[in-house]
């Protein structure tokens, strides 16, 4: 110096394992909103799709020949000059092979990157040598001609740096051992000088031959370059070699011959896809993506093939065929190629002007001047990216309005604004800038050079031209905050909340999610917050992601160890010496192009941006070195491995043969009615004699005890005994070999059970089948039977929970203790013990490891080799292809699609048709009852205008309601009413209302008549007037009101678990962590009560006590209570008294104190005394916290809803209705009774709008009457069962008393609807009640009456109150609840949980399939264009050479023609591949509330999972082996701890 960040989301919580998802950075973008400026950049990613139109490659006259017009001047008017040797054109020369453009094809020596040899290179630069002599056409033009045109034919004339031979040849080539011999070129132009002219001389640009050099190109070769094996074999010119062709050059580059090579698991050959690299994007690097833009290399230039030319091409704006597509056309023919710059069309989300200039920069020609240049410079368009600048700056509180929000005080917006001062980039306006961006060339002058004052070249000066951009940058003024702010977000991650409006709708949503009436998540609004000419959203990439892991992961149970070995290729290897340098280290050389990335200076105002100069590119090649350790050789060790020799143990393999028990059939015998079989049955067998028994035979299979956490085996897997055959392990001895070793892809072998093929064989068992139960239903479980099979032989299949779910081999790392199987030592009672050491095998632990469980020398510890697998659930242990298979199948193995989780471990709960302890009128034991009849009431149901509402399992149904005839009343029906029946406030107006009395209505209410408003203060003779304040009315307005929704917004109460013993919390410890411990255990209690033990120690809410009330007594206090005693009185009774009941206030008593007796203690059992004995008896009192229990209708309350109504008033009606169902309860059903009769004993209550005595009437309910009584005084008020007698005689009765009709009393305006209550008369069901179920452990149950609250009147209900008084608990197996420890889960909404399959219904996506339709593609073959080649005794044409006399004429050669080879495009015929398409089908995914059933999770109710066959609507079921990833009991064994 440089550098690396996480988060949310499976769960009730947690930790982990795993994927999804986000924060960032970038882009050649692109949409959506919204844009003031300016610099620098960029811009068809898609159709290599078609192309209108205009430019993008010409130049040269100093190679050649020929050669105009316009215009202009003159002009005899015929013309001449001029333009002008111009323009055009054509001949020759260079140049059109650069420069521009695009990625189609290519998986290649096609790039990169290092090298190589067998090459050529115009123009340029250096040398060395030359440039003579000649000759023939030819375009151009001129003259016919064809044709539309494109073009073209003929005739005639002409020039050259065009062409063609001769000369000549230093150096070149070929040939040669040498010396020699042969071959092969060239052209001028244009300045000076000199000359009369030729001629000569000179400079300079050409030509020609040859060397070298640079530059450019061609070839070759090592090395690296994408996926795919569901592409495993590729290949005849293929491999080599020889001779020849061929090329500029090696070479199967081509050809003949020869020989069988060559490639390939280190992936050939095939398929897909791809131009490549410098470099760009990310990254902390390793790495991963990608190749626009610029800069190298390739390739192509409508498609597709071929050559010409030429230095270079098989040529983007050249030719030549073919196709295919546009156009022209007189139909005969023709013509084009934008992947150049602009532009169009198409295609697409998407991508620009048919612009200026040659002023630079380059480039081509050309001696130049100079022409060309769409290369390039510029400008134009696009916020497309980078970058920079500004929309202003300072003050300013009445914190304005306004907007939003609110608890109504107020807070926010906000110093923002408004208003005062200031500036003044940008933008408009005026002026100004010819800045900068330039030299070449010209001329002058030296200097080289040279003969030379020509030319050349360099330097130095002079003068003067040239700007597209452009009136641009850049500067000056002017005048004004004036013109200049957006977009997204604000549930969490992730910075930033509030209000309306919506009501699981509309939406949102990156991921988790939000939205069902109060949404900071949806739309507005208002406020924040982020960034800013942008901002967001998609989209691709790289990070986060250690999620392919080299740097850096894993495989017992999370997704992963092959079923086991043998072993090949391949990886890795003990211990010495030597050598050797291939790895391997380090120095140097060389290359890694420039740019680009860094550093550092520098120039545009700064930044981007340029510029310079370092630094990096560490890769490959070389060249000399070092050798420790890896390879390589050579050569020894003996500690790995392996022999031998002598021992041991064994269900270790095959092969024969052999035993005895049992089951089953068959014969006899003996015997009789059942047997068999289950929870319990049948079906089955049996009188034709079974089962049962005894004999004999027969015939298959398995082998009890012993035997075991025992033994052998490489794994499957292996047991009766004896006999052959044979594998393998230990031990001990240190005798031999000498590293032979280890691990191992493909391969080979073996490899349960089930299956499969041939042939045996068949005694049990036994899928499939049949019956027979259970069952709703039972294709199952349970029962009777029964056939593949099980067994044997050969032969095939290749799985499995083939599992220690843990690959092999090697080393190292604490003990403990059982066992096998051995050796060696010690004892000593010679078959015992103990030690030590090897080999397995097992249990428990240390360190370490682990997400925990858990492993822990047999490790999942700590290193080493190597082999095999795995990267979210699902689709999928599929499908499609390939192997293998007799078949069943195995093997090998995807996708689309769809989910945001699937999961291991643990933890705390709940729950179990799990367990173990315990409790509790839970059950059992007993006593009443309910369910069955009648009525009461409550309820659902039905009905209705209304039957107002509310509670629904325990925990609603005599419940709110402790009292519906009106009222209550909420409900209906009808009339009314609208600041209202009720409260405040304010304004106005009045001065009364209220009451009374009549009328009208059903009433509510209306009308109509009486009737004094008060007080205070002023005025005034008085009436009377203003004020003002109270009150009353009206009228308005703000309100009122609402038993109307919401108990699921809520407060408060209340119900139940449950008066169950439990709920919790500090510190401490232990776990990574939810949590655990405490609180468990052993005991004991009603109790988490209390002891004790103990990593816990304490404490709190509950238990208990502490309040009441009962039972005992003490004191105190006696009136309305009480009266032994005394006295008075005939008697009631009264005086005395307070002793006694009694009442009510204050104390005692009960505490396991005391004794026995067991216990470690707590406490337990008995016992004394005691009224009471072990919380006495009953109450109140009710932990944390569960049910979104109940209640908005008690009341209070948020929100929402009505406001001439859903408020208020008013009659009448309804809450009492009636086929029906249940609840809860009254009377009964009778003799332990009913009824007449006489008679006895409470307790607790209540009374003034009250209780009422006495007494009188009535049969009676009640009437009358009225005394007393604010109540220990009077009254309600007789207590009833009971006692005593009497009657009844078993009956629907002298029980029962419904329900009826007549008649009354009472209350109360009012007794119909719809009250109690009395007499009289009528008497109905009912004879102890079926499944079932309720209460209740002592003063209880039962039974018997009283009282009271509400209440005008109404009680079989409910509250208490007292009287009579039982019976039974073996015990906890069993229901029901509950409480603790444990166990097990796939359940946490917590078992009214989870969850699987079929089938039904819609969507989506995929296989298969008769077939059908493009695309490619091999392969035979046909046809065969253009053209190179070859090859000809060749139609026919035909200047240079040659021979010829000049000349016919002949050769040569050339044109052209011909036949071959090869040969694109086309076609026939046949095969692969891979696409889309298909009637019909497969199965698979998703998807609030469909159907069947309930396979799974708990022992899941048949334990469950596997492979495999078979069977069934479906989960599934059964047969055969196998695993525990079963639970519980008991019983071995083993361990630890005492």
């Nucleotide at each position: 110096a440089u550098g690396a960040a996480g988060a949310g989301u499976u769960u009730g919580a947690u930790c982990c394992u795993g994927g999804c998802u986000c924060a960032g950075a970038a882009u050649g973008a692109a949409c959506g909103c919204u844009g003031g400026c300016g610099g620098c950049g960029u811009g068809c990613u898609u159709a290599a799709c078609a192309c209108a139109u205009g430019c993008a490659a010409g130049u040269c006259g100093a190679g050649c020949g020929a050669g105009a017009a316009a215009g202009g001047u003159c002009u005899u008017c015929g013309g001449a000059c001029u333009g002008a040797g111009u323009a055009a054109a054509g001949c020759g020369g260079c140049g059109g092979a650069c420069g521009g453009g695009u990625g189609a094809g290519u998986a290649a020596c096609g790039c990169g990157u290092a090298g190589g040899a067998a090459u050529u290179u115009g123009c340029c630069u250096u040398u060395c040598a030359g440039u003579g002599a000649a000759g023939a056409a030819u375009a151009u033009c001129c003259u016919c001609g064809a044709g539309a045109a494109a073009u073209c034919g003929a005739g005639g004339u002409u020039a050259a740096u065009g062409c063609u031979g001769c000369a000549u040849a230093a150096g070149u080539c070929c040939u040669u051992a040498a010396c020699g011999g042969g071959a092969g070129a060239a052209a001028g132009a244009u300045g000076g000088c000199c000359u009369c002219u030729u001629u000569g001389c000179u400079g300079u640009c050409g030509c020609u031959g040859a060397a070298a050099g640079a530059u450019a190109a061609g070839c070759c070769u090592g090395c690296g370059u994408a996926c795919u094996a569901u592409u495993a074999g590729c290949u005849a010119g293929u491999u080599g070699g020889u001779a020849g062709g061929g090329u500029a050059a090696a070479g199967g580059c081509c050809u003949a011959c020869c020989a069988a090579g060559g490639c390939g698991a280190u992936g050939a050959u095939g398929g897909u896809u791809a131009g490549c690299c410098g470099g760009c994007c990310u990254g902390a690097g390793a790495g991963g993506g990608u190749g626009u833009a610029c800069g190298g290399c390739c390739a192509c230039a409508c498609u597709g093939g071929a050559a010409c030319u030429g230095a270079g091409a098989c040529a983007c704006g050249g030719u030549c065929c073919a196709g295919a597509c546009u156009c022209c056309u007189a139909c005969g023919g023709g013509a084009g190629g934008c992947a150049g710059c602009a532009g169009u069309g198409a295609g697409g989300a998407a991508u620009a002007u048919u612009g200026c200039g040659c002023a630079a920069u380059g480039g081509g020609c050309g001696a130049a001047a100079g022409c060309c240049u769409g290369a390039c410079g510029c400008a134009g368009c696009g916020a497309c990216g980078c970058c920079g600048c500004g929309u202003g700056g300072a003050g300013g509180a009445u914190g304005a309005a306004g907007g939003u929000u609110u608890u109504c005080g107020g807070a926010u917006u906000g110093u923002a604004a408004a208003c005062u001062c200031c500036u003044g980039u940008u933008a408009a306006g005026u002026g100004g800038g010819a800045a900068g961006a330039a030299a070449c060339g010209a001329c002058a002058a030296a200097a080289u050079a040279u003969a030379a004052u020509a030319c050349a070249u360099u330097u130095u000066g002079u003068a003067a031209c040239u700007g597209a951009c452009g009136g641009u940058a850049c500067c000056a003024u002017u005048a004004a905050a004036g013109a200049a702010a957006g977009c997204a977000c604000c549930g969490g991650c992730u910075a930033a909340c509030u209000u309306c409006g919506u009501g699981c709708c509309a939406g949102c949503a990156g991921c988790c999610g939000c939205g069902g009436u109060a949404a900071u998540a949806c739309g507005a609004g208002g406020g924040g917050u982020g960034c800013a000419a942008g901002c967001g959203u998609u989209a691709u990439u790289c990070g986060g992601a250690a999620u392919u892991a080299u740097u850096g992961g894993g495989c017992g149970u999370a997704a992963a160890g092959g079923g086991u070995g043998c072993g090949u290729a391949g990886g890795c290897g003990g211990c010495g010496u030597a050598u050797u340098a291939a790895g391997u280290c380090a120095a140097c050389u060389g290359u890694u192009a420039a740019a680009a990335c860094c550093u550092c200076c520098a120039g545009c105002c700064u930044a981007a941006c340029u510029g310079g100069a370092g630094a990096u590119c560490a890769g490959c090649a070389g060249u000399a070195g070092a050798u420790a350790c890896u390879g390589g050789u050579a050569u020894g060790c003996u500690a790995g491995a392996g022999g031998a020799u002598g021992g041991a143990a064994g269900a270790g393999a095959g092969a024969a043969g052999u035993g005895g028990a049992a089951u089953u059939c068959u014969u006899g015998g003996a015997g009789u009615a059942g047997c068999g079989g289950u929870g319990g049955a049948a079906u089955g067998c049996g009188u034709a004699g079974a089962u049962c028994u005894c004999a004999a035979g027969a015939g298959g299979a398995a082998c009890a005890c012993c035997a075991a956490u025992g033994g052998c085996g490489a794994a499957g897997g292996c047991a009766g005994c004896u006999u052959c055959u044979u594998g393998g392990u230990c031990c001990a001895u240190a005798u031999c070999u000498g590293a032979c070793g280890c691990u191992g892809a493909u391969g080979c072998a073996c490899g349960a059970a089930a299956g499969c093929g041939u042939g045996g064989g068949g005694a049990g068992c036994a899928a499939a089948c049949a019956g027979g139960a259970u069952u709703a239903g039972a294709u199952a479980c349970c029962c009777u039977g029964g056939u593949a099979g099980u067994c044997c032989a050969c032969g095939c299949c290749g799985u499995a929970a083939a599992c220690g779910a843990u690959g092999a081999u090697c080393a190292c790392u604490a003990g403990a203790u059982g066992u096998u199987a051995a050796u060696u030592c010690u004892g000593c009672u010679u078959g015992c013990a103990g030690a030590a050491u090897u080999a397995g095998u097992g249990u428990c632990g240390u360190a370490g490891c682990u997400a925990a469980c858990g492993c822990g020398a047999u490790a999942a510890g700590u290193g080493a080799u190597c082999c095999g697998c795995c990267u979210g659930g699902g689709g999928a242990c599929u499908a499609c292809g390939g192997u293998c298979g007799c078949a069943a199948g195995a093997u090998u193995a995807a996708a689309a699609c769809u989910c945001a989780a699937a999961g291991g471990a643990a933890u705390u709960g709940a729950c179990g048709g799990g367990g173990g302890u315990c409790c509790g009128c839970a059950c059992a034991a007993g006593c009443g009852g309910u369910g069955g009849a009648a009525c009461a009431u409550g309820u659902g149901g039905u009905u209705u205008a209304a039957u107002u509402c509310g509670a629904c399992a325990c925990u609603a149904c005599g419940c709110g309601a402790g009292g519906a005839a009106c009222c209550u009343u909420a409900c209906c029906u009808a009339g009314g009413u609208u600041u209202g029946a009720c409260a405040u406030g304010u304004a106005u107006a009045u001065g009364a209302c209220c009451g009374c009395u009549a009328a009208a209505g059903a009433g509510a209410u209306u009308u109509a008549g009486u009737u004094u408003c008060u007080u205070a203060a002023g005025g005034g003779u008085a009436a009377c007037c203003u004020u003002a304040a109270g009150c009353a009315u009206a009228u308005a307005c703000a309100c009122a009101g609402g038993u109307g929704c919401u108990g699921c917004a809520u407060g408060g109460c209340u119900g139940u678990c449950g008066u169950c013993a439990g709920c919790u919390c500090g510190u401490g410890u232990c776990g990574u962590g939810a949590g655990a411990u405490g609180u468990u255990g052993g005991g004991u209690u009603a109790a988490g009560u209390c002891c004790u033990a103990u990593a816990a120690c304490g404490a709190g809410c509950g238990c208990a006590a502490c309040c009441c009330u009962u039972g005992c007594u003490g004191u105190c206090a006696g009136u309305u209570g009480c009266u032994a005693u005394u006295c008075u009185g005939u008697g009631a009774a009264g005086a005395a008294g307070c002793a006694c009941u009694c009442u009510g206030a204050u104390g005692g008593g009960a505490c396991u104190g005391c004794c026995u007796g067991g216990g470690a203690a707590a406490c337990c059992a008995g016992g004394a005394g005691g009224a009471a004995g072990g919380u006495g008896g009953g109450g109140a009192u009710g932990a944390u916290g569960u049910c979104a229990a109940g209640u908005c209708a008690g009341c209070a309350u948020g929100g929402c809803c009505c406001u001439u109504a859903u408020g208020c008033c008013u009659a009448g009606g309804g809450c009492u209705a009636c086929a029906c169902a249940c609840g809860u309860g009254u009377u009964a059903c009778a003799a332990u009774g009913g009824c007449u009769a006489a008679u006895a004993c409470a307790a607790a209550g209540g009374g003034c709008u009250g209780c009422a005595a006495a007494c009188c009437u009535g049969c009676a309910a009640a009437g009358g009457g009225a005394a007393g009584c604010u109540a220990a005084u009077c009254c309600c008020a007789u207590a009833a069962a009971g006692u005593u007698a009497g009657u009844c005689u078993a009956a629907g009765u002298u029980c029962g008393g419904a329900u009826u009709g007549a008649g009354g009393u009472c209350u109360g305006a009012a007794a119909c609807u719809c009250g109690a209550c009395c007499u009289c008369a009528u008497g109905a069901a009912g004879u102890u009640g079926a499944a079932a179920u309720c209460g209740c452990u002592a003063g209880u149950a039962a039974u018997c009456g009283c009282a009271u609250a509400u209440c005008a009147g109404c009680a079989u209900g409910a509250u208490g109150c007292g009287g009579u008084g039982a019976a039974u608990a073996c015990g906890u197996u069993c229901u029901c609840g509950g409480a603790c420890c444990u166990u097990g889960u796939a359940c946490a909404c917590a078992c009214c949980g989870c969850c699987c399959g079929u089938c039904a219904a819609g969507c989506c996506a995929u296989g298969a399939a008769a077939g059908c339709u493009g695309u490619u593609u091999g392969u035979a073959c046909c046809c065969g264009a253009a053209a190179u080649c070859a090859u000809c005794u060749u139609a026919g044409c035909u200047a240079a050479c040659u021979u010829g006399u000049u000349a016919a004429a002949a050769g040569a050669g050339g044109c052209g023609g011909a036949u071959g080879c090869u040969g694109a495009a086309g076609g026939u015929a046949u095969g692969g591949a891979g696409a889309g398409u298909g009637a019909u089908u497969g199965g698979g995914g998703c998807u609030a509330a469909g159907u069947c059933g309930u396979a799974a999770c708990a022992a899941g109710g048949u334990a469950g999972c596997u492979g495999u066959a078979g069977g069934a609507g479906a989960a599934c079921c059964u047969g055969c082996g196998g695993c525990u990833g079963g639970a519980u009991c008991a019983c071995c064994u083993c361990c630890u701890u005492u």